The RNA shown here (transfer RNA) has 73 nucleotides and comes from Chamberlinius hualienensis. The source organism's lineage runs through Eukaryota, Bilateria, Arthropoda, Myriapoda and Chamberlinius. Its Rfam family is "tRNA". From the family's description: Transfer RNA (tRNA) molecules are approximately 80 nucleotides in length. Their secondary structure includes four short double-helical elements and three loops (D, anti-codon, and T loops). Further hydrogen bonds mediate the characteristic L-shaped molecular structure. tRNAs have two regions of fundamental functional importance: the anti-codon, which is responsible for specific mRNA codon recognition, and the 3' end, to which the tRNAs corresponding amino acid is attached (by aminoacyl-tRNA synthetases). tRNAs cope with the degeneracy of the genetic code in two manners: having more than one tRNA (with a specific anti-codon) for a particular amino acid; and 'wobble' base-pairing, i.e. permitting non-standard base-pairing at the 3rd anti-codon position. Its mean pLDDT, the model's own confidence on a scale to 100, is 80. RNAcentral holds the sequence, with entries from ENA.
[in-house]
C1' cells in the first nucleotide's frame, strides 16, 4: 500500500428496488400472585455509519468517506 467482507432501537437478527423499517431479548406500564418468578397484556426505543448520486421510489443499486474485520505485500 492493494483486495475483499461488515456497519439496520441498549444487544441479536430480519428486510426481491414498492410504499407504516419486521421478530427475538432487554426496558417501561398494567393483569395474575400473599410476594417474587414464570405467563398474559399493552408501551417507548431507528432519519437503517456519514455525505453525495442514480431512480417515479433506496436500508437494498452506484461512488467518496469513516469505523471494524480477514487476506496479501
Nucleotide at each position: 500500500g492493494c483486495u475483499c467482507c461488515u456497519a439496520u432501537g441498549g444487544c441479536c437478527u430480519a428486510a426481491u428496488g414498492g410504499a407504516u423499517a419486521a421478530g427475538g431479548c432487554g426496558c417501561u406500564g398494567g393483569c395474575c400472585u400473599c410476594c417474587u418468578a414464570a405467563g398474559c397484556c399493552a408501551g417507548a426505543g431507528a432519519u437503517u455509519c456519514a455525505g453525495g448520486g442514480u431512480u417515479c421510489a433506496a436500508g437494498u443499486c452506484c461512488c467518496u468517506g469513516u469505523a471494524g474485520g480477514a487476506g496479501c505485500u